[in-house]
RNA sequence: AUGUAACUCUGGAGAAACUCGAAAACGAGUGCCGAAGGUGCAAGGCGGGGCGGCGUGUCCCGUUAAUCUCUCAGGCAAAAGGACAGAGGAAACAGA
Numbered sequence: 001a002u003g004u005a006a007c008u009c010u011g012g013a014g015a016a017a018c019u020c021g022a023a024a025a026c027g028a029g030u031g032c033c034g035a036a037g038g039u040g041c042a043a044g045g046c047g048g049g050g051c052g053g054c055g056u057g058u059c060c061c062g063u064u065a066a067u068c069u070c071u072c073a074g075g076c077a078a079a080a081g082g083a084c085a086g087a088g089g090a091a092a093c094a095g096a
Base pairs, nucleotide, nucleotide: 002094003093004092007088008087009086010085011084016030018029019028020027021026031076032075033074037072038070040068044064045063046062047061048060049059050058051057
């Protein structure tokens, strides 16, 4: 150089403007959503151990995923947030 990436701009779904406490916030109750974050797991691969006719097999354990799953958190008019996508990107990291 380049890559990742803080950050900036744009797009960005779902589900009660529910009931009560005077309204939003907040609290309690019920019904729901999955795309902040978080939880859990499959096959295969890899590693270890056992069995074996020592073979191409077999059993157990560990490790490892998501837009799946759970609904803890968060959310259910607008606003805010928002996984992800596109464009830019230089603090930081990796690195020829």